Predicted 3D model of a 722-nucleotide part of an RNA (large-subunit ribosomal RNA, domain II) from Candidatus Korarchaeum cryptofilum OPF8. Its mean pLDDT, the model's own confidence on a scale to 100, is 85.
[in-house]
Context: one part of a larger RNA
RNA sequence: GCCGGGGAGUUCACGGGCGUGGCGAGCCUAAGGGCUUUAAGCCCGAAGGCGGAGCGAAAGCGAGGACCCCGCAGCGAUGCGAGGGGGUCGCCUCCGAAAGGGGGUUCAGUCACGCUCGUGAGACCAGAAGCCGGGCGAUCUACUCCUGGGCAGGGCGAAGCCGGGUCGCGAGCCCGGUGGAGGCCCGAUAGGGAUGGUGAGGUGCAAAUCCCUCCCGUGACCUGGGAGUAGGGGCAAAAGACCAAUCUAGCCCGGCAAUAGCUGGUUCCCGCCGAAGCCUCCCGCAGGAGGAUCUCCGCGGAGGGUGGGGGCGUGGUAGGGCAACGAUUGGGUGGGUAAGGGGCUCCGCCCCGCCACCCUCUCGAACCCCGAAUGCGCCUCCCCCGUAGAAGCGGGGAGCCGGGCGGCGGGGGGAAGCUCCGUCGCCGAGAGGGGAACAACCCGGACCGGGGUUAAGGUCCCCAAGUCCUGGCUAAGUGCCGAAAUCCGAAGGGCGUCUCCCUCCUAAGACAGCGGGGAGGUAGGCUCAGAAGCAGCCAUCCUUUAAAGAGUGCGUAAAAGCUCACCCGCCGAGGAGGGAGGCCCCCAAAAUGAGUCGGGGCUGAAGCCAGGCACCGAUACCCCGGCAGCGUCCUGGAAGGGCGCUGGGUAGGCGGGCGCGCACACCGGGCGGAAGCCGGGGCGUGAGCUCCGGUGGACCGGUGUGUGUUGCAAAUCCCGGC
Numbered sequence: 001g002c003c004g005g006g007g008a009g010u011u012c013a014c015g016g017g018c019g020u021g022g023c024g025a026g027c028c029u030a031a032g033g034g035c036u037u038u039a040a041g042c043c044c045g046a047a048g049g050c051g052g053a054g055c056g057a058a059a060g061c062g063a064g065g066a067c068c069c070c071g072c073a074g075c076g077a078u079g080c081g082a083g084g085g086g087g088u089c090g091c092c093u094c095c096g097a098a099a100g101g102g103g104g105u106u107c108a109g110u111c112a113c114g115c116u117c118g119u120g121a122g123a124c125c126a127g128a129a130g131c132c133g134g135g136c137g138a139u140c141u142a143c144u145c146c147u148g149g150g151c152a153g154g155g156c157g158a159a160g161c162c163g164g165g166u167c168g169c170g171a172g173c174c175c176g177g178u179g180g181a182g183g184c185c186c187g188a189u190a191g192g193g194a195u196g197g198u199g200a201g202g203u204g205c206a207a208a209u210c211c212c213u214c215c216c217g218u219g220a221c222c223u224g225g226g227a228g229u230a231g232g233g234g235c236a237a238a239a240g241a242c243c244a245a246u247c248u249a250g251c252c253c254g255g256c257a258a259u260a261g262c263u264g265g266u267u268c269c270c271g272c273c274g275a276a277g278c279c280u281c282c283c284g285c286a287g288g289a290g291g292a293u294c295u296c297c298g299c300g301g302a303g304g305g306u307g308g309g310g311g312c313g314u315g316g317u318a319g320g321g322c323a324a325c326g327a328u329u330g331g332g333u334g335g336g337u338a339a340g341g342g343g344c345u346c347c348g349c350c351c352c353g354c355c356a357c358c359c360u361c362u363c364g365a366a367c368c369c370c371g372a373a374u375g376c377g378c379c380u381c382c383c384c385c386g387u388a389g390a391a392g393c394g395g396g397g398a399g400c401c402g403g404g405c406g407g408c409g410g411g412g413g414g415a416a417g418c419u420c421c422g423u424c425g426c427c428g429a430g431a432g433g434g435g436a437a438c439a440a441c442c443c444g445g446a447c448c449g450g451g452g453u454u455a456a457g458g459u460c461c462c463c464a465a466g467u468c469c470u471g472g473c474u475a476a477g478u479g480c481c482g483a484a485a486u487c488c489g490a491a492g493g494g495c496g497u498c499u500c501c502c503u504c505c506u507a508a509g510a511c512a513g514c515g516g517g518g519a520g521g522u523a524g525g526c527u528c529a530g531a532a533g534c535a536g537c538c539a540u541c542c543u544u545u546a547a548a549g550a551g552u553g554c555g556u557a558a559a560a561g562c563u564c565a566c567c568c569g570c571c572g573a574g575g576a577g578g579g580a581g582g583c584c585c586c587c588a589a590a591a592u593g594a595g596u597c598g599g600g601g602c603u604g605a606a607g608c609c610a611g612g613c614a615c616c617g618a619u620a621c622c623c624c625g626g627c628a629g630c631g632u633c634c635u636g637g638a639a640g641g642g643c644g645c646u647g648g649g650u651a652g653g654c655g656g657g658c659g660c661g662c663a664c665a666c667c668g669g670g671c672g673g674a675a676g677c678c679g680g681g682g683c684g685u686g687a688g689c690u691c692c693g694g695u696g697g698a699c700c701g702g703u704g705u706g707u708g709u710u711g712c713a714a715a716u717c718c719c720g721g722c
Stems, first nucleotide, its partner, number of pairs: 001722006011121013026050003032044004054061002065089006074080002090105006124265004131255006142229009151219001153186003156182001160178006167172001191216003196212002199210002231247001233243002268657006278291005294397006303385003307382008319370001320368002325364003330359006340352005403427010432443003447626007457616003460600003466613001468612006479602002492586003496583010513570005519543003524538003549564001553562002627647008658711001660708010676695008
């Protein structure tokens, strides 16, 4: 891992509700007891409980009803009318002086059983770390006590003692010898340890080992045997170390099914409906409770509505505006100046600032002279839902109280797949088609089978359908993404190219090119070393002309020279400038190697813009057949038939079924072959059921009622097998 077996809402008590039944103004017994063929059953037993009367804190007092109207179902149906609703009047009681109020009154309960929920109990099952009690442990290890054992070899050479000294007054000092001290030294002696390799090993040789290296090795040394200290205790040269592979409180058993607002698991089928992640409160934020929302039942008996049109009201947002409030650019006018800044010929004056007004520029959630679209209220018309029972009310059962994404509006941040609200949609709990892939984007809400038509989106191939038609644009592979994401691509540029508009020139010849001219006063004046059109400053005239600047650029030291403006000629048809729009280009950088439109690939397109006709394409829509739920008609009642509507679904509510064991009753099968197993046929929407053959070799089934350790794939589930 697989297979087989085991494996989780139970039981009792009390209480709420629904259903069924008995009795009914009553209903029921409890303890206990009697009978008995003694686990059964029958009977006795009213103590007591609930109900039958309420009001009042209490003392206490105390109703035992009547009439009228509307009206659901129903009916002998202009009406009557159980239940229901409304009204009038009584009555009881409480408060009150009264008035006036509160509660009650025209009667249904109770017992049992079944189901369901709550509460208490282990309370659906499994799971702690832990707490407490009583015991068991010092054969490991820590420390201590008693009694034993052990330490190759070598080195250094303390005290003391002896001798010597050509040292000293002496104490003493020095030298030599002897001597043999030491938590002394070296040491793979034995033995003990464990520094580095952060080596090997790391399902190991080993739950601490192996190798090399390293430390101690006469001592606070190592070690055998015997003994002591015990769990909030020991022992500790102290690391929270160690106390039997366990220690910031050992181990075993018990309290014990501790508790777990946490985690995992929780077993057959079909049908109907179908949520919430919100509000409020809680030492509340992983949890609860009340409400909202969902479901089921009952009451109720006619209205309900999220839609559309119109009308009348209402509002102060978007936008807009600056008339008031507040802010605000530039300018002007005026004012006053005591306080600010600067200046001056400083008792003062001038300028600025300041204040007001005018013109002008521009703003405001908490500004408004204005003011939508929407919204809201009422009326009306239409539509939808509803007597097939809505709205509303009462009761039983829940789940949920971590939401998320998109559009629009808003607060924070003007970052977020951010956060907090409002509103609508969707995912959640929604399958199908599209979007390359992709919860929430687009289309569209899936009962089953078959056929057809469309939606979004597409139609060259992958890949179903146009290499469709008409016109234009693009030359970048731009693009083939989108409206919003995956990324898009900016400011700023482009004699890229297309379209449109405006102005101007042009057969009296434009534009470009080529040829020629481009002069004189004069080298204008000034400046300057020089300044001659061309460093700079000032001026910028006149003449000859077809035309020619007191000079457009290059150039020179300055000149010279080249050139331009301007004019003529050649040529012979458009040209110059500005603006707007479309597509395109530059700007444009990321990590393995080209690497991405989903890919191939595509260029009068398979790109982009505009228009058109076809086709493809979903569980959508239509048709045929079938199933189920609800309703209605046949009908007085049906499992039957017709018709209509409905049938996505998590948590969850409700309904109906399948299957297993056992008990009782009845009915059946079986050695002429039961159960089980294997293979096959059939029936049922399904749980499942049934038939045939084989195997097997002795029991088995149906119906009804009852009962329950009754259904497994999961729990790192338990046991076993492989």
Taxonomically the source falls in Candidatus Korarchaeum cryptofilum (Archaea, Candidatus Korarchaeia, Candidatus Korarchaeaceae, Candidatus Korarchaeum). Its Rfam family is "Archaeal large subunit ribosomal RNA". Rfam links the family to the GO terms ribosome and structural constituent of ribosome. Its Rfam clan is "LSU clan". The RNAcentral record of the full RNA draws on Rfam.